[in-house]
Context: one part of a larger RNA
RNA sequence: CUGGGCGUAAAGCGUGCGUAGGCGGUUUUUUAAGUCAGAUGUGAAAUCCCCGGGCUCAACCUGGGAACUGCAUCUGAUACUGGGAGACUAGAGUGUGGGAGAGGAGAGUGGAAUUUCCGGUGUAGCGGUGAAAUGCAUAGAGAUCGAAGGGAACAUCAGUGGCGAAGGCGACUCUCUGGACCAACACUGACGCUGAGGCACGAAAGCGUGGGUAGCAAACAGGAUUAGAUACCCUGGUAGUCCACGCCGUAAACGAUGUCAACUAGCCGUCAGGCCCGCUUUAGGGUUUGGUGGUGGAGCUAACGUAUUAAGUUGACCGCCUGGGGAGUACGCUCGCAAGAGUAAAACUC
Numbered sequence: 001c002u003g004g005g006c007g008u009a010a011a012g013c014g015u016g017c018g019u020a021g022g023c024g025g026u027u028u029u030u031u032a033a034g035u036c037a038g039a040u041g042u043g044a045a046a047u048c049c050c051c052g053g054g055c056u057c058a059a060c061c062u063g064g065g066a067a068c069u070g071c072a073u074c075u076g077a078u079a080c081u082g083g084g085a086g087a088c089u090a091g092a093g094u095g096u097g098g099g100a101g102a103g104g105a106g107a108g109u110g111g112a113a114u115u116u117c118c119g120g121u122g123u124a125g126c127g128g129u130g131a132a133a134u135g136c137a138u139a140g141a142g143a144u145c146g147a148a149g150g151g152a153a154c155a156u157c158a159g160u161g162g163c164g165a166a167g168g169c170g171a172c173u174c175u176c177u178g179g180a181c182c183a184a185c186a187c188u189g190a191c192g193c194u195g196a197g198g199c200a201c202g203a204a205a206g207c208g209u210g211g212g213u214a215g216c217a218a219a220c221a222g223g224a225u226u227a228g229a230u231a232c233c234c235u236g237g238u239a240g241u242c243c244a245c246g247c248c249g250u251a252a253a254c255g256a257u258g259u260c261a262a263c264u265a266g267c268c269g270u271c272a273g274g275c276c277c278g279c280u281u282u283a284g285g286g287u288u289u290g291g292u293g294g295u296g297g298a299g300c301u302a303a304c305g306u307a308u309u310a311a312g313u314u315g316a317c318c319g320c321c322u323g324g325g326g327a328g329u330a331c332g333c334u335c336g337c338a339a340g341a342g343u344a345a346a347a348c349u350c
Base pairs, nucleotide, nucleotide: 004321005320006319007304008303012318014201015200016199017198021194022193023192025088026087027086028085029084030083031082033081034080035077036076037075038074039073040072041071042070049065050064051063052062053061054060091191092188093187094186095185096183097182098181103177104176105175106174107173108172109171110154115149116148118146119145120144121143125136126135162169163168206247207246208245209244210243211242215241216240220236221235222234223233258317259316260315261314262313263312266295267294268293269292270291271290272289273288274287275286276285277284299306300305323350324349325348332343333342334341335340
């Protein structure tokens, strides 16, 4: 390379947008590049293969044939693919009318709780644990009432509920803004799918500058425990957690399942719409489109399981795997302020 694979055995890029490329709906016509047929030329000899011949045989040598699956030119064929021209509407999209949503950004507002400070009442404990101690408290703590400040997070609603490409998103109001869905028509007329590079987004932690800091809390300190205890438990507590701007670019970034399309039994929920039935407006029932779950058949699977949201049957395109360790390491290069990230071996060893 061929072949075989990628839910859990090695293997789906964290996610999207998109360049080149690959692939691409129905139909008419044209062309004849791919494709197919024929012809001509060429395809050195030797070798290989077949039939003979010569060394006593063979190896070897030698005559003839075939072959040289290729290339070029010419003449034809036109189903399929491609190119040109035209048409279509089933893919894709636009318009119209709707309802749903923690989708995103900014500004403002609210209540509960913790904490601090101030004031009132009030007196001896509070706190903490398995038990304690460190700690706080007669300079009046803890408890309780009132007032104020500040930061962070938004109980109930809340739901295998919703939205988003993923990361993720949850108090309320306003402003700006993205996407999906439904209905019935109208319009554009293949405008599509995938996507090497590339670009953008990307939890937490971490980094830079400047703010902020209630609670929590790496580090750190103390108290316990213990043989020891650089821990688990307790009392404190700084970075950090929060905000703005800029970096970082990684996660069990998981459905451990790439994207798109078509086809292939059901049953039961639920969310957002439409239609029909039923009505006392109810409640509800049926059906349909799109999502999200449970269960289950065929099929598939090593089994587990999966099963119209496929891991079934197929097609298009991309990514990735090739025994374990060494190692996601070294070196080099690129990126980064750094931490480090990306790319990525070998010796050796089993």